[in-house]
RNA sequence: GCAUUCGUAGCUUAACUGGAUAGAGCACUGGGUUCCGAACCCAGCGGUUGGAGGUUCAAGUCCUCUCGAGUGCA
Numbered sequence: 001g002c003a004u005u006c007g008u009a010g011c012u013u014a015a016c017u018g019g020a021u022a023g024a025g026c027a028c029u030g031g032g033u034u035c036c037g038a039a040c041c042c043a044g045c046g047g048u049u050g051g052a053g054g055u056u057c058a059a060g061u062c063c064u065c066u067c068g069a070g071u072g073c074a
Base pairs, nucleotide, nucleotide: 001073002072003071004070005069006068007067010026011025012024013023019057028044029043030042031041032040050066051065052064053063054062
């Protein structure tokens, strides 16, 4: 350089053929429980879906450009 796969919360990730308020686990915060802590239970917080643009009534999903990471070829 060319091809290809991937990028969603602090971390790991789900999301069907484009259609429900983008959901879950861990972590974090508050409470319960306990002599205290761990574990467990309840509740809460946390997302510019890498960035920009486009298509569409509607985009995490499709298209274009771009940034980053992996793999293959040269």

Background: Predicted 3D model of a 74-nucleotide RNA (transfer RNA) from a bacterium. The coordinates come from a structure-prediction model, not an experiment, and the mean pLDDT is 81. Rfam family: tRNA. Rfam classes the family as a transfer RNA. RNAcentral holds the sequence, with entries from ENA.